[in-house]
RNA sequence: AGGUAGAGGUUGCGAUCGUUAGGAGUACCGCCGGCGGAGACAGGAAGUGUCGCUGAUGCCGCGGAAAAGGAACGACCGCCGAAAUCCAUAGGUCCGCUUCCGGGCGUAAGGGUUGGGGCUGUUGCCGAAAGGUGCAGCACUGUCAUGCAAGUAUUACCCGUAUCUGCAUGGUGCGCUAUCUU
Numbered sequence: 001a002g003g004u005a006g007a008g009g010u011u012g013c014g015a016u017c018g019u020u021a022g023g024a025g026u027a028c029c030g031c032c033g034g035c036g037g038a039g040a041c042a043g044g045a046a047g048u049g050u051c052g053c054u055g056a057u058g059c060c061g062c063g064g065a066a067a068a069g070g071a072a073c074g075a076c077c078g079c080c081g082a083a084a085u086c087c088a089u090a091g092g093u094c095c096g097c098u099u100c101c102g103g104g105c106g107u108a109a110g111g112g113u114u115g116g117g118g119c120u121g122u123u124g125c126c127g128a129a130a131g132g133u134g135c136a137g138c139a140c141u142g143u144c145a146u147g148c149a150a151g152u153a154u155u156a157c158c159c160g161u162a163u164c165u166g167c168a169u170g171g172u173g174c175g176c177u178a179u180c181u182u
Stems, first nucleotide, its partner, number of pairs: 001181006009080001012079003016075005028064003032061004039051003043101006083114005089108002092105004115141002118138005124133003142172008151163004
């Protein structure tokens, strides 16, 4: 320098499936009733199409009535930069159709940050909420380095060296342990 195999945690990380709550009596629908009276369908503009005085959009009542993302639990699978997040780039898709602008979702490789989970806070972001995420603080934990202490081994003995345990300080994954090749 390169390869292989592993460890951190029983709240390590993530995917898939199932159940449940919630979303929500909400969106939406009604050939139902009432009000109202010219526009409505969209994130904005222009154009276009469709619907609308045989009364649309909107509001109230009545009747019917979802789903997704996200969450908890369980099963199973893949793993240990697992993964998360930010940046810009390139396609794809959605927001009635076309163009422009804007936005959402997802994919691909590239770069930056984060060892790990927890608690607390947050006037950042997402979310209906619960929560998630970003950031900050707090202790905990894994690992390595240094120092100290005792034990063990080596030694007749001491020093020294190695190792294990404990404590303190510091660093953090392009790291650490074992092993193989050069």

Predicted 3D model of a 182-nucleotide RNA (Lysine riboswitch aptamer) from uncultured Paenibacillus sp. The coordinates come from a structure-prediction model, not an experiment, and the mean pLDDT is 80.